């Protein structure tokens, strides 16, 4: 250096369905009213707020097929470009995508944190025992450590 593989509740991604969001937003009709008080952060303007009627979507998640795959993929810093946050303006953040820096072999389960409508789930840091691989040891089947830029076969 090419090539082919391994791990197991392995990784991602699509359409479909299903529950959630939520009896919420919005919208109708009606009171009331330029006072408070919300619409991120601030200003400006419009607009909701109460009853009553109607009445969603987006994200995020379960499940079944099907695709790509084993640094799979995921965090996280730099930097561009696009786009969003009801409308103007200033700022802020989020997203998708590509880039640059660094960590993580994997899953579980706990407890914090942080996103989220959310006891869902997803990241992150600890901690635990498992689990897969190589390395020392060895009292023979366990000890102990290390990372995937690694390991194992075949050229």
């Nucleotide at each position: 250096a090419a090539u082919a593989g391994a791990g197991g509740c392995g990784c991602g991604g699509u359409c479909u369905u299903c529950a959630u969001c939520a009896g919420u937003a919005g919208c109708c009709g009606g009171a009331g009213c330029g006072a408070c008080g919300u619409a991120u952060g601030g200003g400006a303007a419009u607009a909701c707020g109460c009853c009553g009627g109607u009445g969603a979507a987006a994200g995020g998640g379960g499940a079944u097929a099907c695709c790509g795959c084993c640094g799979a993929g995921g965090c996280u810093u730099u930097u561009g470009u696009a786009u969003a946050u009801g409308u103007c303006c200033c700022g802020a953040u989020g997203u998708a995508c590509a880039u640059c820096u660094g960590c993580c072999g994997g899953g579980a389960u706990a407890a914090c944190g942080u996103g989220a409508a959310a006891u869902a789930c997803a990241c992150g840091u600890u901690a635990u025992a498992c689990u897969g691989u190589c390395g020392u040891u060895u009292u023979c089947u366990a000890a102990c450590g290390g990372a995937g830029u690694g390991c194992u076969a075949u050229u």